[in-house]
RNA sequence: CGCGCGGGAGAGCGCGGCGGGUGAAGAUCCGCCGCCGCCGAAGGAGCAACCGCCCCGGAAUCUCUCAGGCCAAGGGACCGCGCG
Numbered sequence: 001c002g003c004g005c006g007g008g009a010g011a012g013c014g015c016g017g018c019g020g021g022u023g024a025a026g027a028u029c030c031g032c033c034g035c036c037g038c039c040g041a042a043g044g045a046g047c048a049a050c051c052g053c054c055c056c057g058g059a060a061u062c063u064c065u066c067a068g069g070c071c072a073a074g075g076g077a078c079c080g081c082g083c084g
Base pairs, nucleotide, nucleotide: 001084002083003082004081005080006079007078012036014035015034016033017032018031019030020029021028022027037070038069039068043066044064045063046062050058051057052056
C1' cells in the first nucleotide's frame, strides 16, 4: 500500500413547482428541479501545528464547503483483527 471482516459520527419529519404510482375522491408514497437553512469523516482546497534524508520537502482530526451529505439504504475519515 492492497484485499477481507467488524466498529464507525454530524446535519430539515423544511417549503414550493413538475412528473409518476395507489385511490372514486380526499389523501398518500417516490423521483426531479428551485429556494432557504444546516453538516464534515469520500474527494478537493487553504493555513501551518508537527515531521524529515533539513534552507528544501512532506504535511492534519484545524479551516473552507467546490464536490458530497442532512429517514432508511448506500457512502464514510479513522480504529481493531486477519492475509498478501